[in-house]
RNA sequence: CCGUCGUUUGCAGGAGAGCGGGAUCCUGUGAUCCCCGCCGAAGGCGCAAUCCCUCAUGAUCGCUCAGGCAGAAUCACUGUAAGCGGCAU
Numbered sequence: 001c002c003g004u005c006g007u008u009u010g011c012a013g014g015a016g017a018g019c020g021g022g023a024u025c026c027u028g029u030g031a032u033c034c035c036c037g038c039c040g041a042a043g044g045c046g047c048a049a050u051c052c053c054u055c056a057u058g059a060u061c062g063c064u065c066a067g068g069c070a071g072a073a074u075c076a077c078u079g080u081a082a083g084c085g086g087c088a089u
Stems, first nucleotide, its partner, number of pairs: 003087011018036001020035006037069003043065001044063003049057002
C1' cells in the first nucleotide's frame, strides 16, 4: 500500500400516500389550526429471528408517538470519493 468493519462529509440514484374540506393570517405560488381519509424507507416503540447459563444483538416484519401524502426538501438503502477510529496482514 492492499483487505475488512464502523463512522463523518461530498456527489449520483432513491419508493409510498387527498394539489381533500373548513377557518384565520396575508404581498403570495405561501403559512397556521381543526376535521375526515391514507403512507411507511428519518427517528421511536414492539415482537419475530440469531446467539444463549445469563446477557447481548435486534429486521426492509408490526405499531404509527413523531414524520409524511401536487412540486421541493427530508428519506432507509445502493454505489463512489476524501477523512477518522478499530481489526487483520
Molecule: Glycine riboswitch aptamer